Predicted 3D model of a 350-nucleotide part of an RNA (small-subunit ribosomal RNA, central domain) from a sediment metagenome.
Context: one part of a larger RNA
RNA sequence: UUGGGCGUAAAGCGUGUGUAGGCGGCGAUGAUAGUCAGAUGUUAAAUUCCAGCGCUCAACGUUGGAGCCGCAUCUGAAACGUCAUUGCUGGAGACAAGUAGAGGUUCGUGGAACAUAUGGUGUAGCAGUGAAAUGCGUUGAUAUCAUAUGGAACGCCAAAGGCGAAGGCAGUGAACUGGGCUUUGUCUGACGCUGAGACACUAAAGCGUGGGUAGCGAACGGGAUUAGAUACCCCGGUAGUCCACGCCCUAAACGUUGCCUGCUAGGUCUGGGGAGUAUCGACCCUCUCCGGACCGGAGCUAACGCGUUAAGCAGGCCGCCUGGGAAGUACGAGCGCAAGCUUAAAACUC
Numbered sequence: 001u002u003g004g005g006c007g008u009a010a011a012g013c014g015u016g017u018g019u020a021g022g023c024g025g026c027g028a029u030g031a032u033a034g035u036c037a038g039a040u041g042u043u044a045a046a047u048u049c050c051a052g053c054g055c056u057c058a059a060c061g062u063u064g065g066a067g068c069c070g071c072a073u074c075u076g077a078a079a080c081g082u083c084a085u086u087g088c089u090g091g092a093g094a095c096a097a098g099u100a101g102a103g104g105u106u107c108g109u110g111g112a113a114c115a116u117a118u119g120g121u122g123u124a125g126c127a128g129u130g131a132a133a134u135g136c137g138u139u140g141a142u143a144u145c146a147u148a149u150g151g152a153a154c155g156c157c158a159a160a161g162g163c164g165a166a167g168g169c170a171g172u173g174a175a176c177u178g179g180g181c182u183u184u185g186u187c188u189g190a191c192g193c194u195g196a197g198a199c200a201c202u203a204a205a206g207c208g209u210g211g212g213u214a215g216c217g218a219a220c221g222g223g224a225u226u227a228g229a230u231a232c233c234c235c236g237g238u239a240g241u242c243c244a245c246g247c248c249c250u251a252a253a254c255g256u257u258g259c260c261u262g263c264u265a266g267g268u269c270u271g272g273g274g275a276g277u278a279u280c281g282a283c284c285c286u287c288u289c290c291g292g293a294c295c296g297g298a299g300c301u302a303a304c305g306c307g308u309u310a311a312g313c314a315g316g317c318c319g320c321c322u323g324g325g326a327a328g329u330a331c332g333a334g335c336g337c338a339a340g341c342u343u344a345a346a347a348c349u350c
């Protein structure tokens, strides 16, 4: 490379927007460099194959014929593909009417808890552990009451629940704002799918500047434990955790399952719509669309399991894998303030 693969064996880029490219709905007309058919030429000889002939056979020799894969020219066909023109509405989109939601950003605001300060009451302990000790406390702690200040996080509701492309998002009000779903009608008329590069976003930790700091708490100090204890336990505690702006760009970024489309039994529960039935009304019930779960059939699977939210049956496009270690390392390159990240080998070895 061919092939075979990618839930768990190696393998789906963390996620999206989208360039090139690849792929692309229904009909009409025309064209045709793809495609198909025919003809001619070429494809040296030998070799090969077929039918003969000649050495007694065969090998061998010899005569005639055939030929793959192609290429060139000409003629023709127009189903498919392509191109051009034109039309359509089922794909896609727009508008209108509703609707659910921790989707995002900003500015406010609330209560509980905690901490601190001040004052009151009050007296000898408190705290902590397996047991202790370090620690705090007669300069009055712990406990309790009042007032004030501060920062961070939002109990119940809460759910297999909801929203978001992913990361992720939860007290509450307002403003601004993204996306989705449903119903019916009108409109555009293939405007679509995927997506190498590219660009954007990206938890935590970390970095820069400035602020903030209640609690927690790497590092660090102390007390224990222990043979030791650079730990687990305890007392403290800096960075950090929080905010603004700018970087970093990683993850068990996981459903370890790329995106899109069509098709293929059901059952139960649940979130959001619609229609019908029913009713005074709300439930109930039936149908239907879009989500979230569980069970399960056919089928698939090495098994486990998956099973209309497929890992089933197919198609389109992208990414990735190819024995283990060396190694996600070295070197080079790009990016970064740094930490480092991305790309990514080989010798050698089993």
Stems, first nucleotide, its partner, number of pairs: 003322004007304002012318001014201004021194003025088008034080001035077008048066007091191001092188005097182003103177007110154001114150008125136002162169002206247006215241002220236004258317006266295011299306002323350003332343004
Rfam family: Bacterial small subunit ribosomal RNA. Gene Ontology terms of the family: structural constituent of ribosome and ribosome.